[in-house]
RNA sequence: GGAGUAAGUCAGGUGGUCGCCCCGCAUGCGGGGAGGAAAGUCCGGGCUCCACAGGGCACGAUGCUCGCUAGCGGCGAGGGGGAGCAAUCCUACGGAAAGUGCCACAGAAAAGAAAACGCGAAUCCUUCGGGACGCAAAGCUGAAACGGUGGUGUAAGAGACCACCAGCUCCGCAGUGAUGCGGAGGCUUGGUAAACCCCAUCGGGAGCAAGGCCGAAUAGGAAGGGGAUGAAGCUGCCCGCCGACCCUUCGGGUAACGGCCGCACGAGGUGCGGGGCAACCCGCAUCCCAGAUAGAUGAUCACCCACGACAAAACCCGGCUUAUCGACUUACUCCACAG
Numbered sequence: 001g002g003a004g005u006a007a008g009u010c011a012g013g014u015g016g017u018c019g020c021c022c023c024g025c026a027u028g029c030g031g032g033g034a035g036g037a038a039a040g041u042c043c044g045g046g047c048u049c050c051a052c053a054g055g056g057c058a059c060g061a062u063g064c065u066c067g068c069u070a071g072c073g074g075c076g077a078g079g080g081g082g083a084g085c086a087a088u089c090c091u092a093c094g095g096a097a098a099g100u101g102c103c104a105c106a107g108a109a110a111a112g113a114a115a116a117c118g119c120g121a122a123u124c125c126u127u128c129g130g131g132a133c134g135c136a137a138a139g140c141u142g143a144a145a146c147g148g149u150g151g152u153g154u155a156a157g158a159g160a161c162c163a164c165c166a167g168c169u170c171c172g173c174a175g176u177g178a179u180g181c182g183g184a185g186g187c188u189u190g191g192u193a194a195a196c197c198c199c200a201u202c203g204g205g206a207g208c209a210a211g212g213c214c215g216a217a218u219a220g221g222a223a224g225g226g227g228a229u230g231a232a233g234c235u236g237c238c239c240g241c242c243g244a245c246c247c248u249u250c251g252g253g254u255a256a257c258g259g260c261c262g263c264a265c266g267a268g269g270u271g272c273g274g275g276g277c278a279a280c281c282c283g284c285a286u287c288c289c290a291g292a293u294a295g296a297u298g299a300u301c302a303c304c305c306a307c308g309a310c311a312a313a314a315c316c317c318g319g320c321u322u323a324u325c326g327a328c329u330u331a332c333u334c335c336a337c338a339g
Stems, first nucleotide, its partner, number of pairs: 001335010012304007020033006035310001039321002042319005047207004054239004059203005064078005079093001080091004094198002099196002101192003118135003123132003147165006166188001168185007211261004221250006233241001268287008
């Protein structure tokens, strides 16, 4: 100097004029006012109600190990596998001998499968071509053929035996564990579960338009059906619980779809210290930082500049995913050159 990898910060700024919303004090002062994703509504919870709310089945979700967390399908750190020269990155990663299904075409044969071509001494048969018998090595096919390569051996062969590997079983060591390393050994048990399934773990439902309080109005109306032999109720079903209303039709009132609460003090932010590789936890100190409801940040002037993209809270929070103009900072890897 070039090419990369992994993270972090900012999100136009400053000053003036007019305007908007909230809070406090009180009639004009003080304080505050939209993001890193506020987006998607994909997960998880807090909270509210069903509701006194249990058990089972069904159904759904997750899936290596250990931690963190309110919890998660999230995060951290590791293990196995894969990509990359590397820094690093990806991973739908439990079980195939519990069972079922699938593996086209080709090939003899695609799973507890198989002998078509081929190789072969002895023995038996023969129409003298061969057959019975032995072999699963070589070859063909294929993504994959009941371990692989090389040898010994044999009639020809074969883990039949040997050496080195892979797998499996047992033992030892390290580790909380996934697993790794070493030793010994019988020789050896396709793939596929983001196919059904099995196993382990988790899961009630609905949602701030949840749910409360106040106000206003009316007809505590009529008819029919069900109900203590148990209504309504709890995603679906069953058991259990509970204990009095439920359903349909007709008719009447309320409508500028009234006002207030919920509504922001939080699994909160920041600083310091301690523990931990880290995620994160503990302690101390300090701060209050949006609450609209036809829905608050606008307009204008001047200067600066990196010339600004994607883009605006509506109950709240922790994640994930998606969109995105640029500027800056830190650490690491590889290549080339110079000293």